[in-house]
Context: one part of a larger RNA
């Protein structure tokens, strides 16, 4: 020192296995907030570090209903000391309490603090009020007479959070074009405002072709067509045809009419938020352990699914079926009030009226699939500037004919988009280097001045039965004994591969 059995150490691959993920259908839900939100800080238990809960009334408190035998959340057991068939614990509804920061709002401020006035009271103190803005209303009031501006009171709203989804405002670059400017990318990403459950659009000054359709969204075709395009990369319609869901109306006015209807309270079915009732099995052999085996037997509107010491329809929970709600909320439906009112789009007639610096011009832009092009049309920065139904706009320059339609004021469910989120299911998903970063106290340890960034880490056993007691050791470990089916299942404990490192013992050198 090499090879080779053989037995170990380290190590944590593999296998099993899942508390946690990913993705889906359905149904509800789509919002929370000045009654102070989301988010925190402090605290608060007999002992009390961390989680959860809770707020000085602090792991609770009150009422109502449900439930019925044990209970004082987990991590994590013992004590102590309580409560409970005069129903505790616990579960749902409903209320009460609810420090401090936070929009945060009394002033200030380095968040969780410090400093203040006013009013009342049962006065060592406690309760309430006092930011900003916007609207109505009142009072008051300069320069300046009459006002106004300002000032100030009471009533009302707002504000600030959210995950994607909607409208508008604002708007890039990488990229492509094999380079690069028009062009693309993309009206993409971002940014800002706004709102709802959805948004937005909408009842033709549209289409269409001489035939006729008949509001608007979305879907499938038409179609990679027609066309736009340094006619380069590329962009790319409609008509029309099938579907989905259909719904229509109001005002800019008089006069008369008529009472439906929204919308307001009330009641209130089914449903929602606890929960009840639930069918049917014994024995034998192997085992630690029976749900395996065998052998005789039942239920089924229940043999989805989980547990239980190994594979259970008849042991447990549940399942199919069936019952329930004092309180909460609750579409439709009833009942009342209302009669143009707090808002809100009324019938009907009969006369009237028909949205002007608008509509087109002209120069400039934008926006239409269309980059000015022969470029219609929609939008408007800037100069101009009409008709008024005997009138007007459109049919893709542009005129004429024919045809259609009537702008310059609004409202509108449904068919459509999304998913922070609740329940129910379901998977030719993942199974711990996968599956969400995170199955485990993770967005945590940790970086970083900061935006930000961000791990790692599961698995004793059915059951702790977690090793009493003795022996070496300072311990730390280890030999005994004892649990246990099993201890090389001994607590960084299933399984336990290989890289590494030992040990014995053969050959060789």
């Nucleotide at each position: 020192u090499g090879u080779a059995u053989g037995u170990g150490g380290u190590g944590g691959a593999u296998g099993c296995c899942u508390u946690g993920g990913c993705g889906a259908u359905c149904a509800c839900a789509g919002g929370c907030g000045a009654u102070g939100a989301a988010g925190g800080a402090c605290g608060u238990g007999a002992c009390a570090g961390c989680c959860u809960g809770c707020g000085a009334a602090a792991a609770g408190c009150u009422g109502u209903g449900g439930g019925g035998a044990g209970c004082u959340g987990g991590c994590a057991a013992a004590u102590a000391a309580g409560c409970u068939u005069u129903g505790a614990u616990c579960c749902a509804c409903a209320g009460a309490u609810g420090u401090c920061c936070g929009a945060a709002u009394g002033a200030g401020g380095g968040a969780a603090c410090u400093c203040a006035c006013c009013u009342g009271c049962u006065u060592u103190g406690c309760a309430g009020g006092u930011a900003u803005c916007c609207c109505a209303u009142c009072c008051u009031g300069a320069a300046u007479a009459u006002a106004u501006a300002g000032g100030g009171a009471u009533g009302g709203g707002a504000g600030g959070c959210g995950a994607a989804c909607g409208a508008a405002g604002c708007g890039a670059a990488c990229u492509g074009a094999a380079a690069c400017a028009u062009c693309u990318a993309a009206g993409u990403a971002g940014c800002u405002u706004c709102a709802g459950g959805a948004a937005a659009a909408g009842a033709a000054a549209u289409c269409a072709a001489c035939c006729g359709a008949g509001a608007u969204u979305c879907c499938g075709a038409a179609a990679g067509u027609a066309g736009c395009g340094g006619c380069g990369a590329g962009c790319g319609a409609a008509a029309u045809c099938g579907g989905a869901u259909c719904a229509g109306c109001c005002c800019a006015g008089c006069a008369c009419u008529c009472g439906a209807u929204a919308g307001c309270a009330g009641c209130c079915a089914a449903c929602u938020u606890a929960c009840g009732g639930g069918a049917a099995c014994g024995g034998u052999c192997u085992g630690g352990a029976a749900a395996g085996u065998c052998c005789g037997g039942c239920c089924a509107u229940a043999g989805a699914g989980g547990g239980u010491g190994a594979u259970a329809g008849c042991c447990c929970c549940u399942u199919a079926c069936u019952g329930g709600a004092a309180a909460a909320g609750g579409c439709a439906g009833c009942u009342g009030c209302g009669g143009u009112a707090c808002u809100a789009a009324g019938u009907g007639u009969g006369c009237g009226a028909u949205a002007a610096g608008u509509a087109g011009a002209g120069c400039g832009g934008g926006a239409c699939a269309c980059g000015u092009g022969a470029c219609a049309u929609c939008c408007u920065g800037c100069u101009c500037g009409a008709a008024g139904a005997u009138g007007g706009g459109g049919g893709g320059a542009c005129c004429a004919u024919c045809c259609u339609c009537c702008a310059a004021g609004g409202c509108u469910a449904a068919a459509u988009a999304c998913u922070c989120g609740u329940g129910a299911u379901c998977g030719a998903c993942c199974g711990a280097u996968a599956g969400c970063g995170u199955a485990c106290c993770a967005g945590u340890a940790c970086u970083g001045u900061g935006a930000a960034g961000g791990a790692a880490a599961g698995g004793u056993u059915a059951a702790a039965a977690g090793a009493a007691c003795c022996c070496c050791g300072g311990g730390a470990g280890g030999g005994g004994a004892g649990u246990g089916a099993a201890a090389u299942a001994g607590a960084u404990c299933c399984u336990g591969a290989a890289a590494c490192c030992g040990c014995a013992u053969a050959c060789a050198u």
This is a predicted structure of a 509-nucleotide part of an RNA (large-subunit ribosomal RNA, domain I) from Sutterella wadsworthensis. Lineage of the source: Bacteria > Pseudomonadota > Burkholderiales > Sutterellaceae > Sutterella. The coordinates come from a structure-prediction model, not an experiment, and the mean pLDDT is 83. Its Rfam family is "Bacterial large subunit ribosomal RNA".